[in-house]
Context: one part of a larger RNA
Molecule: large-subunit ribosomal RNA, domain IV
Organism: sheep gut metagenome
RNA sequence: UCAUGGCCAAGGAACUAGGCAAACUGACCCCGUAACUUCGGGAGAAGGGGUGCCCCCGUGAGGGGGCCGCAGAGAAAUGGCCCAGGCGACUGUUUAUCAAAAACACAUGGCUUUGCGAAAUCGAAAGAUGAAGUAUAAGGCCUGACACCUGCCCGGUGCCGGAAGGUUAAGAGGAGAGGUCAUCGUAAGAGAAGCCUUGAAUUGAAGCCCCGGUAAACGGCGGCCGUAACUAUAACGGUCCUAAGGUAGCGAAAUUCCUUGUCGGGUAAGUUCCGACCUGCACGAAUGGUGUAACGAUCUGGGCGCUGUCUCAGCCAUGAGCUCG
Numbered sequence: 001u002c003a004u005g006g007c008c009a010a011g012g013a014a015c016u017a018g019g020c021a022a023a024c025u026g027a028c029c030c031c032g033u034a035a036c037u038u039c040g041g042g043a044g045a046a047g048g049g050g051u052g053c054c055c056c057c058g059u060g061a062g063g064g065g066g067c068c069g070c071a072g073a074g075a076a077a078u079g080g081c082c083c084a085g086g087c088g089a090c091u092g093u094u095u096a097u098c099a100a101a102a103a104c105a106c107a108u109g110g111c112u113u114u115g116c117g118a119a120a121u122c123g124a125a126a127g128a129u130g131a132a133g134u135a136u137a138a139g140g141c142c143u144g145a146c147a148c149c150u151g152c153c154c155g156g157u158g159c160c161g162g163a164a165g166g167u168u169a170a171g172a173g174g175a176g177a178g179g180u181c182a183u184c185g186u187a188a189g190a191g192a193a194g195c196c197u198u199g200a201a202u203u204g205a206a207g208c209c210c211c212g213g214u215a216a217a218c219g220g221c222g223g224c225c226g227u228a229a230c231u232a233u234a235a236c237g238g239u240c241c242u243a244a245g246g247u248a249g250c251g252a253a254a255u256u257c258c259u260u261g262u263c264g265g266g267u268a269a270g271u272u273c274c275g276a277c278c279u280g281c282a283c284g285a286a287u288g289g290u291g292u293a294a295c296g297a298u299c300u301g302g303g304c305g306c307u308g309u310c311u312c313a314g315c316c317a318u319g320a321g322c323u324c325g
Stems, first nucleotide, its partner, number of pairs: 001320007010311002014309001019306001027051005036041001038145001052067006068072001080304007087296002092104002109142006120129003146291004151221003156218002158214005165209003171203002176198005183190002222240005249283001250280001261277005
């Protein structure tokens, strides 16, 4: 000097990004216990009191009396508590070895596929899983308890349905053209049949174009100008564009750039926090919206208690290091 323990005057978070670490609390019995609530909880809420030994009475719980210590759960082990908010309902699961969470899962809800030799999956096939199941079943996708709800848009993309028309492959088809050649012709050339090479029209499925449906499918959900007897604002009007122009609810939010927005609360003092406002750069309804008791080694703010975290250090024990030997 370091590590690990123990103690500490006065103060008590002034430390610090942050009470990190440490301390407080702690067992059992009795009393007592709020908001809120899904009536189960919350709750060991909180907050108080008691606890040893001896004698007597009592079956016993217990009652009466006495004694000692600083201390009677006499050691060890053994919850600190409260208030408010965000997120996720919950118990669970996860990055073996830097992340345990608000991520995943979940019960619930919805859409969709599948009629059984099911769909789906593995395999070249046989075959197997699904399932020794049968739509109250099985697969895929999304949502994520519960309560109240879940608005508008089918123009684009996807999916489903339709089949009149357009387009369209191989194939079918074979007009016509060319090569060869009997033959004709003095020659130039013409050229039957056959063989060979090409090959027009016509015909020809799905798909696409087309016509409908579908958003708890992928997704999307406007701009400008004017207007009320102070001012301000605009219930109201005009106009352009769109498939339709964001409804309810929430809102400086895990989302707000400007921004430490403004007001209120808390503090002597608050970029955080809580309650409001709405000017939402760039919330918004199962990519779910808003609430919500209980729960959480979750995140954020505050308080009580408690403390060497600190003011500001000190002492002790053990171990290591260092110095000397």